[in-house]
RNA sequence: CUGUAGCUCAGUGGUUAGAGCACUCGUCUUGCAAGCGGGAGGCCUGGAUUCGAUUCCCGGCAG
Repeated sequence: CUGUAGCUCAGUGGUUAGAGCACUCGUCUUGCAAGCGGGAGGCCUGGAUUCGAUUCCCGGCAG
């Protein structure tokens, strides 16, 4: 200094945390892929501040 989805990364003190790729279901095809439509999936951990913390502060853990 960094830690957010399986991977690569956005993001903000408040309403449902998003994108690409990957996965899955459907559609399409003789079949596969691509395309199109849908779905599942996440804020490292413990505490502090606050009406409210993924966001701010402190410790821990990991790199």